This is a predicted structure of a 381-nucleotide part of an RNA (large-subunit ribosomal RNA, domain IV) from a Dehalococcoidales bacterium.
Context: one part of a larger RNA
RNA sequence: CCCUCGUUAAGGAACUAGGCAAAAUUGUCCCGUAACCUAGGGAUAAGGGACGCCCUCUUUGGCAAAUCGGCCUCUGGAGUUAACCCUCCGGAUAUCAGCCCGAUGCGCUGUGGGGGGCCGCAGUGAAACGGCUCUGGCGACUGUUUACUAAAAACACAGGUCUCUGCCAAGGCGAAAAGCCGAUGUAUAGAGACUGACGCCUGCCCAGUGCCGGUCAGUCAAGGAAAGGGGUUAGCCCUUAGGGGCGAAGCUCCAAACCGAAGCUCCGGUAAACGGCGGCCCUAACCUUGAGGGUCCUAAGGUAGCGAAGUUCCUUGUCGGGUAAGUUCCGACCCGCAUGAAAGGCGUAACGACUGGAGCGCUGUCUCAACGAGGGACUCG
Numbered sequence: 001c002c003c004u005c006g007u008u009a010a011g012g013a014a015c016u017a018g019g020c021a022a023a024a025u026u027g028u029c030c031c032g033u034a035a036c037c038u039a040g041g042g043a044u045a046a047g048g049g050a051c052g053c054c055c056u057c058u059u060u061g062g063c064a065a066a067u068c069g070g071c072c073u074c075u076g077g078a079g080u081u082a083a084c085c086c087u088c089c090g091g092a093u094a095u096c097a098g099c100c101c102g103a104u105g106c107g108c109u110g111u112g113g114g115g116g117g118c119c120g121c122a123g124u125g126a127a128a129c130g131g132c133u134c135u136g137g138c139g140a141c142u143g144u145u146u147a148c149u150a151a152a153a154a155c156a157c158a159g160g161u162c163u164c165u166g167c168c169a170a171g172g173c174g175a176a177a178a179g180c181c182g183a184u185g186u187a188u189a190g191a192g193a194c195u196g197a198c199g200c201c202u203g204c205c206c207a208g209u210g211c212c213g214g215u216c217a218g219u220c221a222a223g224g225a226a227a228g229g230g231g232u233u234a235g236c237c238c239u240u241a242g243g244g245g246c247g248a249a250g251c252u253c254c255a256a257a258c259c260g261a262a263g264c265u266c267c268g269g270u271a272a273a274c275g276g277c278g279g280c281c282c283u284a285a286c287c288u289u290g291a292g293g294g295u296c297c298u299a300a301g302g303u304a305g306c307g308a309a310g311u312u313c314c315u316u317g318u319c320g321g322g323u324a325a326g327u328u329c330c331g332a333c334c335c336g337c338a339u340g341a342a343a344g345g346c347g348u349a350a351c352g353a354c355u356g357g358a359g360c361g362c363u364g365u366c367u368c369a370a371c372g373a374g375g376g377a378c379u380c381g
Base pairs, nucleotide, nucleotide: 001376002375003374004373005372006371007370008369010367011366014365019362027051028050029049030048031047036041038197052118053117054116055115056114057113058112060110061109062108063107066104067103068102069101070100074091075090076089077088078087079086119123131360132359133358134357135356136355137354138352139351143155144154159195160194161193162192163191164190165189171181172180173179198347199346200345201344203277204276205275208274209273210270211269212268213267214266217265218264219263223259224258228254229253230252231251232250235246236245237244238243278296279295280294281293282292305339306336317333318332319331320330321329
């Protein structure tokens, strides 16, 4: 010096990112217990008191010797039965006993309470054995999770809503199969998606994208349809005799008009579907502000709420509170860079090894370190 412990004057969080760690609290009984609340809770709230040993009085249980009384062929337990009877297992045996029942209860052993006394610094004398309170955020809750750096505000959840599915269901596994799950279920069921107890609520926009419905018309594939055309040549015509032109039938190739489904265009609906929810200018008898007006654009221009927020850049916004002093915190304001209603909005008792702020208690966290114990390090072997 290191590790694990113990103690510490005065102070008591001044430590630190942060009371991390440690200390403190701790049991049982009694008293007492606030706001708030979903009336269950909150609550062991908080905050107090008692606790050992000896003597004595008293309360109320258990076991139980001995004695007395009852039964005197009796009696205890079990099965069975409405009850006996009956069956099984015991205890007694000829009236003294003994079993059983009742009474009294020597004695043993607990329990509660009262009074008196004794000792110590200290009586749950060691050990086990909650620190508490106030106030925000988030998530309702109990649960679940990154086996090996994250336990959370993440996931789940009961509840809510939408969509699909009429049964060989939808959806899924499987090779496009058989078969299977769904389900030996049947719309109060099953599947998918979002939200996430409860309370109060959930505004406007269907122009775009999606989905659902409709469908005169436009577009539109294969296919049908064949007008028309090309190739080939038996033959005919011309010829400078090399060749050139025309060309039926057959075979074959191309192919217009016209007919032609879904889809798309089109017409509607739908936002707890994907999503979206404006700008500029002017204006009231100081100033400021702008109820109001004008104008442009849009599918519609953000409603109720909440708001410097876990969202606020400017920003340590401004004001108030708490502190001697507060970039954090709480309450307000609203100028919301860039809140906002099931990617839910705002509240909310209870709950949380969650997260922020404050206080009481307590302490070697610190001022500031000291001493002690054990084990290392170090020296010798």

The coordinates come from a structure-prediction model, not an experiment, and the mean pLDDT is 85. Rfam family: Bacterial large subunit ribosomal RNA.